[in-house]
RNA sequence: GCCGGUAUAGCUCAAUUGGUAGAGCAGGCGGUUUGUACCCGUCAGACAUUGGUUCGAAUCCAAUUACCGGCC
Repeated sequence: GCCGGUAUAGCUCAAUUGGUAGAGCAGGCGGUUUGUACCCGUCAGACAUUGGUUCGAAUCCAAUUACCGGCC
């Protein structure tokens, strides 16, 4: 330099060929307990960035950024 892949919650991962963004663990609060833990309920928390297509984009297209792999 060229090609490909990945980017979603604090962490690990889903999201059915475009139509309300979810789970587990972690965290806050409450219940339970003499107390802690376990357990139960509840709450908060995210689509890498910028544009484009579309009535509608995490999803399609382009560029950029970061990481990983391959070729030279």

The RNA shown here (transfer RNA) has 72 nucleotides and comes from an uncultured Clostridia bacterium. It matches the Rfam family "tRNA". By type it is a transfer RNA. The coordinates come from a structure-prediction model, not an experiment, and the mean pLDDT is 81.